The RNA shown here (c-di-GMP-I-GGC riboswitch aptamer) has 86 nucleotides and comes from Aquibacillus halophilus. It was read from a public genome assembly, where an Rfam model found it.
RNA sequence: ACCGAUAAAGGCAAACUUAUCGAAAGGUAAGGACGCAAAGCCACGGACCUUAAUGUAUAUUUACAAAGGUAGCCGGGCCACCGAAG
Numbered sequence: 001a002c003c004g005a006u007a008a009a010g011g012c013a014a015a016c017u018u019a020u021c022g023a024a025a026g027g028u029a030a031g032g033a034c035g036c037a038a039a040g041c042c043a044c045g046g047a048c049c050u051u052a053a054u055g056u057a058u059a060u061u062u063a064c065a066a067a068g069g070u071a072g073c074c075g076g077g078c079c080a081c082c083g084a085a086g
């Protein structure tokens, strides 16, 4: 360094509930634990979710652009606790 114990010290927190922000997806806080060895940070590539405003096409609908979101979907980048076996 890779790696990841029936180790130790610690950490995070799904669903759900309440409050709050948002048009929505979803975020934040508290409670709560399904899980997690990066479930720490970054929307860079892919994927997925949303459509209020704006633009284009359109009679409406709708589609696209665009905008927003998911880091607990995958990849990538950055940083990091512990130390058995190999």
Stems, first nucleotide, its partner, number of pairs: 002086001003083002011036002016031006034072001040078003044075003047070005054065004
Of the family's consensus pairs, 100% are formed in the model.